[in-house]
RNA sequence: CCCGAAAAAGGCAAACCCAUCGUGAGGUGGGGACGCAAAGCUGUGAAUCUGCCUUUGCAGAUCGUCUGGCUGCCGGUG
Numbered sequence: 001c002c003c004g005a006a007a008a009a010g011g012c013a014a015a016c017c018c019a020u021c022g023u024g025a026g027g028u029g030g031g032g033a034c035g036c037a038a039a040g041c042u043g044u045g046a047a048u049c050u051g052c053c054u055u056u057g058c059a060g061a062u063c064g065u066c067u068g069g070c071u072g073c074c075g076g077u078g
Base pairs, nucleotide, nucleotide: 002076003075004074011036012035016031017030018029019028020027021026034064040070041069042068045066046065047062048061049060050059051058052057
């Protein structure tokens, strides 16, 4: 560098519920586990969604939708 997730040590936390923030998509905290070998960080390109707008468009959200960049535990081939 590449591959893998059998083992070992661990990690994260979907839906849903409660509280709270937001016009909204959604976010945060707690509970809870569908799952994840990067479901760590970021938000490059797209995609989907929300708001504004006559429209072109502008702003925002998700990113556990795909993809990109950076970093990382264990094991294995070279």
This is a predicted structure of a 78-nucleotide RNA (c-di-GMP-I-GGC riboswitch aptamer) from an uncultured Anaerolineales bacterium. It was read from a public genome assembly, where an Rfam model found it. Its mean pLDDT, the model's own confidence on a scale to 100, is 80.